A computed fold for a 123-nucleotide RNA from Caldilineaceae bacterium SB0661_bin_32, annotated as SAM riboswitch aptamer (S box leader). Model confidence (mean pLDDT): 77 of 100.
RNA sequence: CUCUUAUCAAGAGAGGUGGAGGGGCCGGCCCUGUGAAGCCUCGGCAACCGGCGCUGCUGGAGUCAAGUCCCGCAGCGCGGCAGGUGCCAAUUCCGGCGGUGUGGAUACACCGGCAGAUGAGAU
Numbered sequence: 001c002u003c004u005u006a007u008c009a010a011g012a013g014a015g016g017u018g019g020a021g022g023g024g025c026c027g028g029c030c031c032u033g034u035g036a037a038g039c040c041u042c043g044g045c046a047a048c049c050g051g052c053g054c055u056g057c058u059g060g061a062g063u064c065a066a067g068u069c070c071c072g073c074a075g076c077g078c079g080g081c082a083g084g085u086g087c088c089a090a091u092u093c094c095g096g097c098g099g100u101g102u103g104g105a106u107a108c109a110c111c112g113g114c115a116g117a118u119g120a121g122a123u
Stems, first nucleotide, its partner, number of pairs: 002122007013042005021031003025096004043088003048084002050081001051078007059070003092115001097112006
C1' cells in the first nucleotide's frame, strides 16, 4: 500500500514552542494573532487488542467416583491494570450518490451507499 471485519449521536485540555493556517477533497458553515498546523511536557477520556474476575461448554491430567487442576472456545462483567494503540471544537461539523415519505416548492425527515478515521486480523 491492498484486502477482510467491527465501531463512528457519548466522553475527555492545560502549559511551553511555533508564527498562519486548520476542519481529508468539492460546496457550505465554522475555528483561528484573545495565536492555526506541527512539535514537546503534563493531564484526561474511552475500552478495540491485551489483562483480571464470574458462568457455561469441548478436550486433557488426576481420582474407585467426585472435588480439584490445565489448554481452548463462548457469554457477561471490571476500569487503569507501570501492557499495545487511539482519542480530547462542532454527529465523521453538515451536504455530495441512490431510495422512501411529507410538501405547491427552492425544502424537510428517514434509510442505505460512497469516502474517511480508528482498532483487530490477513497478504